[in-house]
RNA sequence: UUCGAUAAUGGCAAACUUAUUGAAAAAUAAGGACGCAAAGCCACGGAUCUAAGGCUAGAGAUAGCUAUGACCGCCGGGUUUCCGAAA
Numbered sequence: 001u002u003c004g005a006u007a008a009u010g011g012c013a014a015a016c017u018u019a020u021u022g023a024a025a026a027a028u029a030a031g032g033a034c035g036c037a038a039a040g041c042c043a044c045g046g047a048u049c050u051a052a053g054g055c056u057a058g059a060g061a062u063a064g065c066u067a068u069g070a071c072c073g074c075c076g077g078g079u080u081u082c083c084g085a086a087a
Base pairs, nucleotide, nucleotide: 001086002085003084004083011036012035016031017030018029019028020027021026034073040079041078042077044076045075046074048070049069053066054065055064056063057062
């Protein structure tokens, strides 16, 4: 520097359940393991989800649009890195 075939020490933890927070998406904690070699970290680009607030329509109920919200376990980018293998 490249790679993840075998092995080891360890690590993370999807769905689901309970509690709390939140308008929601979702987050956090505990339980739980589908998986993961960056499933560590950063919302930088795209995708996706939500729509409190705002705007538009409406007599109203409500509907539509909108990220400044969320997501790094969707893809890419940046950055750091255990063990092993090869050069």

Predicted 3D model of an 87-nucleotide RNA (c-di-GMP-I-GGC riboswitch aptamer) from Mesobacillus harenae.
The sequence was found by an Rfam model in a public genome assembly.
The coordinates come from a structure-prediction model, not an experiment, and the mean pLDDT is 85.
The source organism's lineage runs through Bacteria, Bacillati, Bacilli, Bacillaceae and Mesobacillus.